[in-house]
RNA sequence: UGAUCAUCAUCGCUGAAUUUUCUUUUUGAAAACCGGGGGAACCAAGUUACUUGGGGUGAAUCGAUGUGUAUGUAGAUGCACAUUGUAGGGCUACUUCUCACAGUCCGAAUCCGUCAGCUAACCUCGUAAGCGACAGUGGGAAGGAUA
Numbered sequence: 001u002g003a004u005c006a007u008c009a010u011c012g013c014u015g016a017a018u019u020u021u022c023u024u025u026u027u028g029a030a031a032a033c034c035g036g037g038g039g040a041a042c043c044a045a046g047u048u049a050c051u052u053g054g055g056g057u058g059a060a061u062c063g064a065u066g067u068g069u070a071u072g073u074a075g076a077u078g079c080a081c082a083u084u085g086u087a088g089g090g091c092u093a094c095u096u097c098u099c100a101c102a103g104u105c106c107g108a109a110u111c112c113g114u115c116a117g118c119u120a121a122c123c124u125c126g127u128a129a130g131c132g133a134c135a136g137u138g139g140g141a142a143g144g145a146u147a
Base pairs, nucleotide, nucleotide: 010133011132012131013130014129018032019031020030021029022028034126035125036124037123038122043117053115054112055111056110057109062085063084064083065082066081067080068079069078070077071076088106089105090104091103092102094143095142096141097140098139099138100137101136
């Protein structure tokens, strides 16, 4: 000097997931903000099955190809995995909105339990988890900070 790893602090990102108060054994409880579900009228919809009920949170839907497997075989279908696309979603550092280009990433998981369209009043639940380290450029609008 560089790389890697760990810890602390600061700042930042996805996400609703932050703040405050009381209590006290700093366990827990309560409140605010934010987010979700159930729930009339009106409106809407009214129904299935080759083995497949239906619904919720979430951007996370829908394919193609291949391998394996289940149904006696084949076809077909379902399931699992892999690859590759995709509806859709995020980030790029003063904040928010917007336009354009560029780069990059995600495109999961899980819950209810045969049951739920919308939905005022009303009822009810959550307030987690996980990551990053000098981070693109330009135009417009509003604001903030510094000099």